[in-house]
RNA sequence: UCAUCCAGAGGGGACGAGGGACCGGCCCGGCGACUCCCCGGCAACCGGCUGGCCGAUCAGAAACGGUGCCAAUUCCGACUCGGUCGAAAGCCGGCCGAGACAGAUGA
Repeated sequence: UCAUCCAGAGGGGACGAGGGACCGGCCCGGCGACUCCCCGGCAACCGGCUGGCCGAUCAGAAACGGUGCCAAUUCCGACUCGGUCGAAAGCCGGCCGAGACAGAUGA
């Protein structure tokens, strides 16, 4: 810099207190979370493979190699805009939607 992020996928062992990035909320956690190790699995980003003669590129299968991932949508929000409701306008708040920011992963 670009792409993706509402799908999917858990058992055992070690340790022992916080963890879910940050702030707020809400969750997870001595019925042992988080982290580490082993095994298993999910997925298909990259390589490799197949087809379109080759390359670029497109499509596809698989899971051999390199990563990734296996509570909750990136757990939700946080900023902006739009819609709607709270009798009307403004403010404020709830809900819905879009975008941005931040983050994660890959190349």